[in-house]
RNA sequence: AGUCGUGUAGCUCAGUGGUUAUAGCACUUGCCUGGUAAGCAAGAGACCUGGGUUUGAUUCCCUGCAGGGCAA
Numbered sequence: 001a002g003u004c005g006u007g008u009a010g011c012u013c014a015g016u017g018g019u020u021a022u023a024g025c026a027c028u029u030g031c032c033u034g035g036u037a038a039g040c041a042a043g044a045g046a047c048c049u050g051g052g053u054u055u056g057a058u059u060c061c062c063u064g065c066a067g068g069g070c071a072a
C1' cells in the first nucleotide's frame, strides 16, 4: 500500500441540518482572607484543511492532513 474509527477552548469531553455551540478542570479580573489555598461572582477562549449538496453545514458527501486500532 489494505481496512476501520477519531479530529470541537490549554486539557478531557457533550452536541447533531436552523435559537447566542455544552460542561468540568485550567486561565484572567473582582469579592472574601492577616496572607495563600478553598469559596463566591463575572469574563476571555474552540468546530483540522479545501471543495460539494442544501434556503441553511460543526453535523451529510468527497479530497487532503494529523494521530490511533486491526491485519500483514
Base pairs, nucleotide, nucleotide: 002070003069004068006066007065010025011024012023018055027043028042029041030040031039048064050062051061052060
Record summary:
Predicted 3D model of a 72-nucleotide RNA (transfer RNA) from Callorhinchus milii. The coordinates come from a structure-prediction model, not an experiment, and the mean pLDDT is 80. Rfam family: tRNA. The family's RNA type in Rfam is transfer RNA. Gene Ontology term of the family: triplet codon-amino acid adaptor activity. Taxonomically the source falls in Callorhinchus (Eukaryota, Vertebrata, Chondrichthyes, Holocephali).